[in-house]
RNA sequence: CAGAGUAGGUUUGUGCGCGUGAAGUGCGGAGCGAACGGGGAGUUGUCGCUCUGACGAAAAGCGGUUUUCGCUUGCGGUGCAUAGACCGCAUCCCGCUG
Numbered sequence: 001c002a003g004a005g006u007a008g009g010u011u012u013g014u015g016c017g018c019g020u021g022a023a024g025u026g027c028g029g030a031g032c033g034a035a036c037g038g039g040g041a042g043u044u045g046u047c048g049c050u051c052u053g054a055c056g057a058a059a060a061g062c063g064g065u066u067u068u069c070g071c072u073u074g075c076g077g078u079g080c081a082u083a084g085a086c087c088g089c090a091u092c093c094c095g096c097u098g
Stems, first nucleotide, its partner, number of pairs: 001098003008087010018076003027053008038094004059073005
């Protein structure tokens, strides 16, 4: 001087769910917490939980015990698992390979 490697993130497919009696997702605020290449430090960045504010939606068909309910097809910036692809330590010091 150059390079490798993580957690994790994004997206697509598949499977199983949840909601469609509106939760969830996304956005703002407050509080608490967690993780961040092999070691150490670590943010105004990332993620999670709780509370709160604003915004906001796609249902249709069939069956039935006809208030409740079940099934099918849809819908939701829906949850989890899994596979592929892509991105990938904010940053600093040390280490590793050449």

Background:
Predicted 3D model of a 98-nucleotide RNA (THF (Tetrahydrofolate) riboswitch aptamer) from a mouse gut metagenome. The RNAcentral record of the sequence draws on MGnify.